Notes
The part of an RNA shown here (small-subunit ribosomal RNA, central domain) has 527 nucleotides and comes from Violaceomyces palustris. Rfam family: Eukaryotic small subunit ribosomal RNA. Its Rfam clan is "SSU clan". Gene Ontology terms of the family: ribosome and structural constituent of ribosome. Model confidence (mean pLDDT): 80 of 100.

Context: one part of a larger RNA
RNA sequence: UUGCAGUUAAAAAGCUCGUAGUUGAACUUCAGCCCUGGCCGGCCGGUCCGCCUCACGGCGUGUACUGUCCAGCCGGGGCUUCCCUCCUGGUGAUCCCGCGUGCUCUUUACUGGGCGCGUGGGGGAACCAGGAUCUUUACUUUGAAAAAAUUAGAGUGUUCAAAGCAGGCCUAUGCCCGAAUAUAUUAGCAUGGAAUAAUAAAAUAGGACGCGCGGUUCUAUUUUGUUGGUUUCUAGAGUCGCCGUAAUGAUUAAUAGGGAUAGUUGGGGGCAUUAGUAUUCGCAUGCUAGAGGUGAAAUUCUUGGAUUUUGCGAAGACUAACUUCUGCGAAAGCAUUUGCCAAGGAUGUUUUCAUUAAUCAAGAACGAAGGUUAGGGGAUCGAAAACGAUCAGAUACCGUUGUAGUCUUAACAGUAAACUAUGCCGACUAGGGAUUGGUGGAUGUUAUUUUAUUGACUCCAUCAGCACCUUACGAGAAAUCAAAGUCUUUGGGUUCUGGGGGGAGUAUGGUCGCAAGGCUGAAACUU
Numbered sequence: 001u002u003g004c005a006g007u008u009a010a011a012a013a014g015c016u017c018g019u020a021g022u023u024g025a026a027c028u029u030c031a032g033c034c035c036u037g038g039c040c041g042g043c044c045g046g047u048c049c050g051c052c053u054c055a056c057g058g059c060g061u062g063u064a065c066u067g068u069c070c071a072g073c074c075g076g077g078g079c080u081u082c083c084c085u086c087c088u089g090g091u092g093a094u095c096c097c098g099c100g101u102g103c104u105c106u107u108u109a110c111u112g113g114g115c116g117c118g119u120g121g122g123g124g125a126a127c128c129a130g131g132a133u134c135u136u137u138a139c140u141u142u143g144a145a146a147a148a149a150u151u152a153g154a155g156u157g158u159u160c161a162a163a164g165c166a167g168g169c170c171u172a173u174g175c176c177c178g179a180a181u182a183u184a185u186u187a188g189c190a191u192g193g194a195a196u197a198a199u200a201a202a203a204u205a206g207g208a209c210g211c212g213c214g215g216u217u218c219u220a221u222u223u224u225g226u227u228g229g230u231u232u233c234u235a236g237a238g239u240c241g242c243c244g245u246a247a248u249g250a251u252u253a254a255u256a257g258g259g260a261u262a263g264u265u266g267g268g269g270g271c272a273u274u275a276g277u278a279u280u281c282g283c284a285u286g287c288u289a290g291a292g293g294u295g296a297a298a299u300u301c302u303u304g305g306a307u308u309u310u311g312c313g314a315a316g317a318c319u320a321a322c323u324u325c326u327g328c329g330a331a332a333g334c335a336u337u338u339g340c341c342a343a344g345g346a347u348g349u350u351u352u353c354a355u356u357a358a359u360c361a362a363g364a365a366c367g368a369a370g371g372u373u374a375g376g377g378g379a380u381c382g383a384a385a386a387c388g389a390u391c392a393g394a395u396a397c398c399g400u401u402g403u404a405g406u407c408u409u410a411a412c413a414g415u416a417a418a419c420u421a422u423g424c425c426g427a428c429u430a431g432g433g434a435u436u437g438g439u440g441g442a443u444g445u446u447a448u449u450u451u452a453u454u455g456a457c458u459c460c461a462u463c464a465g466c467a468c469c470u471u472a473c474g475a476g477a478a479a480u481c482a483a484a485g486u487c488u489u490u491g492g493g494u495u496c497u498g499g500g501g502g503g504a505g506u507a508u509g510g511u512c513g514c515a516a517g518g519c520u521g522a523a524a525c526u527u
Stems, first nucleotide, its partner, number of pairs: 004498003007479002012495001014366001016364002021359003025252002031080009041070002044067004048062001049060004085132007095122011136198003139193002142190002151182002155165002167176003208245003212242009256356001257353003261348002264345002269341004275319002279315006286308001290301002327334002371412006381405001385401004423494003427486002430470003435465008444457004474481002500527003509520004
């Protein structure tokens, strides 16, 4: 690993990106024909043997020998269809064509045939040696090798057995049989295969091939009577150009992915702008004795006019109703108007690229509320604190005040029941009606101007969403679930996490942080 679990029992990182890693669409020799070898079987025969029979013939199978045909299995070669790589030098089988000759048959005849022997030539299977040139692996077959003892296992009456490797036989001055065999997985060696999975090749042709042609560089064997020099020819090695040959050379275009494009769509984001009422405060105004608050009260405010009415102004916050089992966003989250800025999704498309993809240790961005630092701002609400109540007590719940905070800028921090307590990508499995966005269709309805166009509706289809209802073929311990199904009939890809309860998310170490704390993270002991 085969082969666990992760909604609620322990356990999906808050979310996205992302390197290593892991995994990754389809496509290129299918098929046909011919020849041939081996094995097994069958029908029909033939030969040999045995028996029966006068004979024809019949019976028997006998490890007997063998022929045609049929069917099956396993191969080999050739062609359609270029590979068994090419070259040089050896050895050279079957075969083909000759010459001479022996025997034999035959012929009018060395005429023709058969069986040999010697010899010459052609052709070249196969093998050996040396060069040149080579896509590379995984996988699998077979073989060698892999110490014995051990293990499995054959044989054998240790009296049985565990064992041991012995032992058994006459006619005994001997004879005979053993001491098998298997397994031995990774790596390495040799070998056949070529499905599967990778890899390489010809796109700026610097590509292939040719008795092709011509430059250019280097090397120097042989032959020119000898020796020496130079050059040519020739041979070899490299390089460049021209010409020719060729079907000359680019696989599809994944209900994979990226890009472009069109009209959209959204309470997605940022900056600016703008509005609304409420609250509190201030000023003015009117009338007055109470007002607040509560279960009931009190603390509190109030003739210095509270509460309340009306008018005006200021400040900071917030964005009601519309508001939904609706939308957008990776999540956190997002709701007054308008403008600007860049971004996104889905849809449409006979557009383009052509594997660019999926998931992801390390690493990175974002990340509610609360908290921290430095400014600003401080209307409301309001930890702490004070007081009034309640109460046996109340350091609470209720009430009146009220600091930090709540808002904003610049930084930190990096956690939540960050929850759908359900990782992401892909495929399939079921019925329904709604709804959001796009697209397509309809002799549909409606608006006017009388027809188009275009809106708004209605119906149908389709793609992509947020959800819901009904069922259960299915799953589950159940609750329930179209996923939590396609799981003992267990394997689509990939990441993370858990292994009884406590001790404990503690101690210690490391690291991050100004701090608070975060991340990583035990054990003893106990049960």